Predicted 3D model of a 1394-nucleotide RNA (small-subunit ribosomal RNA) from an uncultured bacterium. It matches the Rfam family "Bacterial small subunit ribosomal RNA". The RNAcentral record of the sequence draws on Greengenes.
[in-house]
RNA sequence: UAGAGUUUGAUCCUGGCUCAGGAUGAACGCUAGCGGCAGGCUUAACACAUGCAAGUCGAGGGGCAGCGCGAGAGUAGCAAUACUUUUGGCGGCGACCGGCGCAAGGGUGCGUAACGCGUGAGUAACAUGCCCGUAUCAGGGGGAUAAGCGAUGGAAACGUCGUCUAAUACCGCAUAACAACAGAAGUGGCAUCACUUCAGUUUGAAAAUUACGAUGGAUACGGAUUGGCUCGCGAGACAUUAGUUAGUUGGCGGGGUAACGGCCCACCUAGCCCACGAUCAGUAGGGGUUCUGAGAGGAAGGUCCCCCACAUUGGAACUGAGACACGGUCCAAACUCCUACGGGAGGCAGCAGUGAGGAAUAUUGGUCAAUGGACGGAAGUCUGAACCAGCCAAGUAGCGUGCAGGAUGACGGCCCUAUGGGUUGUAAACUGCUUUUAUGUGGGAAUAAAGUUCGGGACGUGUCCCGUUUUGCAUGUACCACAUGAAUAAGGACCGGCUAAUUCCGUGCCAGCAGCCGCGGUAAUACGGAAGGUCCGGGCGUUAUCCGGAUUUAUUGGGUUUAAAGGGAGCGUAGGCGGCCUUUUAAGCGUGUUGUGAAAUGUCCUGGCUCAACCAGGGCACUGCAGCGCGAACUGGAGGGCUUGAGUGCGCAGGAAGUAGGCGGAAUUCGUCGUGUAGCGGUGAAAUGCUUAGAUAUGACGAAGAACUCCGAUUGCGAAGGCAGCUUACUGUAGCGUAACUGACGCUGAUGCUCGAAAGUGCGGGUAUCGAACAGGAUUAGAUACCCUGGUAGUCCGCACGGUAAACGAUGGAUGCUCGCUGUGUGCCUCCGGGUAGGCGGCUAAGGGGUAACCAUUAAGCAUCCCACCUGGGGAGUACGCCGGCAACGGUGAAACUCAAAGGAAUUGACGGGGGCCCGCACAAGCGGAGGAACAUGUGGUUUAAUUCGAUGAUACGCGAGGAACCUUACCCGGGCUUGAACUGCAGGUGAACGAUUCAGAGAUGAUGAGGUCCUUCGGGACACCUGUGGAGGUGCUGCAUGGUUGUCGUCAGCUCGUGCCGUGAGGUGUCGGCUUAAGUGCCAUAACGAGCGCAACCCCUGUCCUUAGUUGCCAUCACUUCGGGUGGGCACUCUGGGGAUACUGCCACCGUAAGGUGCGAGGAAGGUGGGGAUGACGUCAAAUCAGCACGGCCCUUACGUCCGGGGCUACACACGUGUUACAAUGGCGUGUACAGAGAGUCGGUCGUAUGCAAAUACGGUCUAAUCAACAAAACACGUCUCAGUUCGGAUUGGGGUCUGCAACCCGACCCCAUGAAGCUGGAUUCGCUAGUAAUCGCGCAUCAGCCAUGGCGCGGUGAAUACGUUCCCGGGCCUUGCACUCACCGCCCGUCA
Repeated sequence: UAGAGUUUGAUCCUGGCUCAGGAUGAACGCUAGCGGCAGGCUUAACACAUGCAAGUCGAGGGGCAGCGCGAGAGUAGCAAUACUUUUGGCGGCGACCGGCGCAAGGGUGCGUAACGCGUGAGUAACAUGCCCGUAUCAGGGGGAUAAGCGAUGGAAACGUCGUCUAAUACCGCAUAACAACAGAAGUGGCAUCACUUCAGUUUGAAAAUUACGAUGGAUACGGAUUGGCUCGCGAGACAUUAGUUAGUUGGCGGGGUAACGGCCCACCUAGCCCACGAUCAGUAGGGGUUCUGAGAGGAAGGUCCCCCACAUUGGAACUGAGACACGGUCCAAACUCCUACGGGAGGCAGCAGUGAGGAAUAUUGGUCAAUGGACGGAAGUCUGAACCAGCCAAGUAGCGUGCAGGAUGACGGCCCUAUGGGUUGUAAACUGCUUUUAUGUGGGAAUAAAGUUCGGGACGUGUCCCGUUUUGCAUGUACCACAUGAAUAAGGACCGGCUAAUUCCGUGCCAGCAGCCGCGGUAAUACGGAAGGUCCGGGCGUUAUCCGGAUUUAUUGGGUUUAAAGGGAGCGUAGGCGGCCUUUUAAGCGUGUUGUGAAAUGUCCUGGCUCAACCAGGGCACUGCAGCGCGAACUGGAGGGCUUGAGUGCGCAGGAAGUAGGCGGAAUUCGUCGUGUAGCGGUGAAAUGCUUAGAUAUGACGAAGAACUCCGAUUGCGAAGGCAGCUUACUGUAGCGUAACUGACGCUGAUGCUCGAAAGUGCGGGUAUCGAACAGGAUUAGAUACCCUGGUAGUCCGCACGGUAAACGAUGGAUGCUCGCUGUGUGCCUCCGGGUAGGCGGCUAAGGGGUAACCAUUAAGCAUCCCACCUGGGGAGUACGCCGGCAACGGUGAAACUCAAAGGAAUUGACGGGGGCCCGCACAAGCGGAGGAACAUGUGGUUUAAUUCGAUGAUACGCGAGGAACCUUACCCGGGCUUGAACUGCAGGUGAACGAUUCAGAGAUGAUGAGGUCCUUCGGGACACCUGUGGAGGUGCUGCAUGGUUGUCGUCAGCUCGUGCCGUGAGGUGUCGGCUUAAGUGCCAUAACGAGCGCAACCCCUGUCCUUAGUUGCCAUCACUUCGGGUGGGCACUCUGGGGAUACUGCCACCGUAAGGUGCGAGGAAGGUGGGGAUGACGUCAAAUCAGCACGGCCCUUACGUCCGGGGCUACACACGUGUUACAAUGGCGUGUACAGAGAGUCGGUCGUAUGCAAAUACGGUCUAAUCAACAAAACACGUCUCAGUUCGGAUUGGGGUCUGCAACCCGACCCCAUGAAGCUGGAUUCGCUAGUAAUCGCGCAUCAGCCAUGGCGCGGUGAAUACGUUCCCGGGCCUUGCACUCACCGCCCGUCA
């Protein structure tokens, strides 16, 4: 010492990106009251108009242009006075000589990677004006020159000539050594040397000024200050810059300098620098410090201070104490300006200012009052240094924009709502108070002042005191007082998460937002606006940049099996690191102390501005460098010793280690000969190919090349690559044993050197097999492939090159330490059990590691040393450059740009033309269908004014619809209505309501109006109509806003939870395993133990029995009878209703631990869930439905509402689904005869009689139903038809009727007569069904006036076949495996094109 977002369905990790913080010489946007303190061209060292920024001294000098005074003269005037003139006499002073200054101050950061800077040393190798101290001196001369005057050139700038003159200007001479030289002696030191003493050769001065106080001059020594030079160390990047250098390195001798030195020169020498990074190219002023950071660090070097460098560019010197000189000189160059064209002038990186550049940076201000500087004795002059002011929110600290009360919680706004309300909000209004600020008035001559001049005094010789005099830019400012009055003063950003703060409206993947993730496709807390809220506040945001967070370059403090990352391997140079004992040293190290580390800054304390910022004083820090002591454990140096590391010797045994030579057999191919005959070969199937010229096959002989079967093994050897027949020679190495020898000789290893699979290259051989390229045949949509037939290079050998591989254990080498079990190969010992050393393997443990998988004495554990390598993905191991190579190519190795991920391990699922187990009419085995025909019906399409809408893989399509002629009806055309067709609140008015009839009209509607007259407590009420108003109404949209309901997976056996346990976690376990079951059904086992929703059971129907009750049911017995259970009677039976029983693998046999299974077992009506139904887990498909209903939002409101007439939903080149009827003889037709169940029925079901061929009609009867009514059909019997488009089939059409209904034209059903189509069993393909099932036969019901019903839902009659079995197709369940999928294989993803 703080974290967060973002890779995933979820998880852990790795890893990048992004955010929250601080900062700035900033800029931009919106906004803006005040003063204080600090700051203000980061870009063009670009160009500059104008003004100013360095002068001063008359107490150095000659002088007198200008000003003033004085004096003289003249003119005017009475005079005062004025004017002219003369005069350096005085104050002073332009220009000039001279002195000092101009080398400071001020500016800028071009250059510079350097002793430039910082720090610490050295100078025994040096200088130092002005200042201070000490000592001594200042003698005597000389010659010029500027100014001036005269002349003269030039446009100007500027000169030239002559002549006069001065000095503190200049020049000799004298004096002097402490200065220089060589010599002698002594002392000292740091190498050259330094110092002291003695005797010889060379050099100076302005007595100048003066007010007489003083100031100045010269020499030497010393001090102080400032500088020059030298050295150690420190501080940038690039090796895709590796070699550089000729005055270069050094020497001797000179020159030069203040001084050392190749600084320069002559000669000699061949060195010097460099991987500890020379040289080249590129970037950059350095430091104190500043920002950030916990620190270590990182970044920066604006303002202030120190140093350096520069002054338009380049070069050079002069003067001087000091310069190679910003406002000096000369030369060259560029640019600008003047010009009489001959020639000249200039240098803002001084202060202001201008243009330009730029996102961007101020006034052509005041004053020398203070501080400081130059000159001067001083007064003073100069000073764009400095101090002030002006402009700028550009920073920082401070103040203010009011305070208190005030609820009817006002109006308005906004939103929600249960319609009461909530919020803005005590906010406002209103009342009281205050007056910082503002404005006005006044005060404030404040303070900032110490000094100066003049005078005096004291001590005493430069200080103090007194008096006097004068000085203020800022400024009438700060500050104070009074007056007025809340009066003059609030905004910006944000509100999806990170991140404090949410609602409405608009928009509709548009407009837009966005720092990252990401918002926006009609309900956007993410866009725009509003309301509200949050944060900060005279500011707030955005952008840019730096540090932080980032342990994301890791010294502190990271990694490299799989995430990025171990070099292919060895040898070895430099370097780094290094065993035990001892002596010594003191470089590192520790400690003490000294010097230094400028000031400012930082920090602590104190003080001054009203506070703070700011400023001042003091302390500390400044972690550094250097010196001097002390210590001696460790590291290093030096000396001595040791043997355990390392090596050597000796002995033993080992191996597919290497190189070269020789030899061997089998196989293959080829050749020759023989036997032999029609194919061989090849494949999933074929074909190309070979073969009657004799193949393949087989036998014999021969030739060639290559490779070495068995042994053979997670066996051995080697550094790695790699190494395999046998044998010989040569070479290398590990192991064990011994302990004779050496005595740390070691480990690692950048650069370097060597080796290095396969393919490849060059040359020369060889070539049997195999075989890139190539050819042919197949496969395929294609097939430049996989398969087949051939076949060149190559594969083999020699020599050379190349130098890469998933060169892998994806794991560098060395050493030490840290549990065990076991196999195996090589030695040695053995008491024969085993032990031990070093190899190759397997398993397993840690209170070991790791994200995990896993590793685990052969570590990926614990440690030490050395090397190599990594720092998001892509671009890219690419480009350029260089090096290597014959080439191929290899090594080294970027950037622009782009993305927010890429990735590792593990988890859940889904998926697999992965595996295992199991099930299902899933296949198979069967039966019957569909697909072909006609028709019915639904759908698509098309058409239409409309053909209303929805459903549309399985899971839409005889579905919503269980019944469209009108109605229905939602669609179209036309005609009407507008509080509305229906419902309802309120107010007002009128009246019973209602309404036959008639008229107009297509009708709605309008008109007409016979008739009709409610209740009452008399207030009114009920009902209806009219008017007004609030609701209405909508089959309009959104099933992707929803509820409810439904389909499907699937009646599949699954889906979960609690606690515990395991895992960092997602998760797992349980639910897995074995057996079993229809079943997660059960049993056993078990870190699980239990539980829930599902399964099963409970419910209904059916099958058997018992019991109870008998009417409308039944009739055994009895009676009557019209002979019909019709009647009496009865309830035994059938049957009906209610209640019970039965079935549980219970019993037996066998198998099995059990659960359970098997058995033509027994018993039983029924046997292993008896049959059927209802019942549908967690969930999936944004599945279906806003048109059944309900409902949010949006939309319409004289219409998208509503009423009416007509039409349409019934169309018809076509396509599909579902059905019906058939194609016939197991049949059709005719006649006769028999046997059900369930359900409905009075607006109805029906019987009888009559009529009609019939549909039907008329009249009687029965039943509100166990009471009435109903011919069941197939079947059976007989007859006929005799294989044909028929006596099959019945479509279509013509004619005639019946019925329903307001109405059968579009558009009904039925009956009769006539007509008599297609169709002779249906391609690919496909559907249903496992027993009372399929098939077949009829009957009933709902809806309904009628019916397009062949549909739907039920009922019974007759009544089969087949299942070996689970390989395959489809679907499903469990376990397991892989995965780059998770929207989940209809996935993901690659290339090309647009």